The RNA shown here (transfer RNA) has 71 nucleotides and comes from a Candidatus Adlerbacteria bacterium.
Rfam family: tRNA. Rfam classes the family as a transfer RNA.
[in-house]
RNA sequence: GCCUUUGUAGCUCAAUGGUAGAGCGGUGGAGUGAAGCCCCACACACGGAGGUUCGAUUCCUCUCAAAGGCA
Numbered sequence: 001g002c003c004u005u006u007g008u009a010g011c012u013c014a015a016u017g018g019u020a021g022a023g024c025g026g027u028g029g030a031g032u033g034a035a036g037c038c039c040c041a042c043a044c045a046c047g048g049a050g051g052u053u054c055g056a057u058u059c060c061u062c063u064c065a066a067a068g069g070c071a
Stems, first nucleotide, its partner, number of pairs: 001070007010024004018054001026042004047063005
């Protein structure tokens, strides 16, 4: 320098065009003599910019970061 893959919640991962979910974790409650477990509720995220589309996490372009491969 070229190619490929990945980027979503605090962490690990889903979601193949129709307003993003789960587990763990966090907060509040319930419960307990007090805790733990269990139960209920809540908050928290689509790497950035642009384009296509009625509508984009998803498709396209550029860019940033990480990993791998070729030279």